[in-house]
The prediction has a mean pLDDT of 77. The RNA shown here (Glycine riboswitch aptamer) has 93 nucleotides and comes from Erythrobacter sp. 3-20A1M.

RNA sequence: GCCGUGCCAGCGGGAGAGUUCGUGCAGGAAACUGCACGGCGCCGAAGGAGCAACCGCCCCGGAAUCUCUCAGGCAAGCGGACCGCGGCACGGC
Numbered sequence: 001g002c003c004g005u006g007c008c009a010g011c012g013g014g015a016g017a018g019u020u021c022g023u024g025c026a027g028g029a030a031a032c033u034g035c036a037c038g039g040c041g042c043c044g045a046a047g048g049a050g051c052a053a054c055c056g057c058c059c060c061g062g063a064a065u066c067u068c069u070c071a072g073g074c075a076a077g078c079g080g081a082c083c084g085c086g087g088c089a090c091g092g093c
Stems, first nucleotide, its partner, number of pairs: 001093008010085004018040001020039008041074003047070001048068003054062003
């Protein structure tokens, strides 16, 4: 110097689905806005769970972007699997 792996409150990108209906409260002249509760409809990429493709030090383990939708989410914002960059550590050449 290159490659691989792991970590980081780091930087950037980052999807889907109702800004739906009803009730109550608050602000407001009203329109409207916000919050809480309830109903129905939906989404999958926090997390969780299940099957198991696959993988490994192999008969024992690890396991998904698949499946479920408990949780979470359905304007914006927050969050967000994953990807790229950066930093640190380890291993190989």

Source information
Its Rfam family is "Glycine riboswitch aptamer". For this family Rfam cites "A glycine-dependent riboswitch that uses cooperative binding to control gene expression" (Mandal et al., Science, 2004). NCBI's taxonomy places the organism under Bacteria, Pseudomonadati, Alphaproteobacteria, Sphingomonadales, Erythrobacter.